[in-house]
The RNA shown here (Bacterial small signal recognition particle RNA) has 87 nucleotides and comes from Micromonospora saelicesensis. Rfam family: Bacterial small signal recognition particle RNA. Rfam classes the family as a non-coding RNA gene.

RNA sequence: CACCUCCCGUGCGGCGGUAUCUCGUGAACCUCCCCAGGGCCGGAAGGCAGCAAGGAUAAGCGAGCUCUGCCGGGUGCACGGGAGGCC
Numbered sequence: 001c002a003c004c005u006c007c008c009g010u011g012c013g014g015c016g017g018u019a020u021c022u023c024g025u026g027a028a029c030c031u032c033c034c035c036a037g038g039g040c041c042g043g044a045a046g047g048c049a050g051c052a053a054g055g056a057u058a059a060g061c062g063a064g065c066u067c068u069g070c071c072g073g074g075u076g077c078a079c080g081g082g083a084g085g086c087c
């Protein structure tokens, strides 16, 4: 010089957990959209507000780890640093 062991750090993986991620559900009124019928205005044309139905979504609830984020380790590899050892 090389090699071995241990410790620390960084990067990329792997595994596990988790939610701000994904999926589902989810508001009679209390959100939004669209508003049959009916109502109101109008001479009419038309306009206005708007219940139900329908659609979307929030909180919440349920499920999941494929993606994303975070957390963890008796986790793999690489690199860097430190300590020790054999010769």
Stems, first nucleotide, its partner, number of pairs: 003085011015072005021064005031056003039048003